THF (Tetrahydrofolate) riboswitch aptamer, 97 nucleotides, folded computationally. Its mean pLDDT, the model's own confidence on a scale to 100, is 80.

């Protein structure tokens, strides 16, 4: 020098836990701001706050009554993993010649 390769944010699977079913939450627009492979940079994606449109699936049991149990339902939260996916360019790092 040449080649290959790893690792980010973050999905997804499954497993534990919660929370709604008196609609939050997710998912859709916008507008501002953040984090992003070790280091720079940067979009696709991601996150936060605000604002807008949209929109759901209950049931059964106990219980004087609050309220609780169990089955469900939500394109639901959070935590976990010898599991699967996962940086565009320079630069680093692994290994190979």
């Nucleotide at each position: 020098g040449u080649c290959a390769g790893a690792g980010u944010a973050a999905g997804g699977a499954c497993a534990g836990u919660g929370c709604g079913u008196u609609a939050a939450g997710u998912g859709c627009c916008a507008g501002c701001g953040g984090a992003u492979g070790g280091g720079a940079u940067g979009u696709u994606g991601c996150c936060g706050c605000u604002g807008g449109a949209c929109g759901a699936a209950g049931g059964a049991g106990u219980u004087u009554g609050g309220a609780c149990u169990c089955c469900g339902c939500g394109g639901u939260g959070c935590u976990g993993u010898a599991c699967c996916u996962g940086c565009g360019u320079c630069c680093g790092c692994u290994g190979c010649u």
About this RNA
Rfam family: THF (Tetrahydrofolate) riboswitch aptamer. A reference for the family is Trausch et al. (2011), "The structure of a tetrahydrofolate-sensing riboswitch reveals two ligand binding sites in a single aptamer", Structure. From the family's description: Tetrahydrofolate (THF) riboswitch was first reported for Ames et al. as an RNA motif in 5' untranslated (5'-UTR)regions of folate transport and biosynthesis genes in Firmicutes genomes.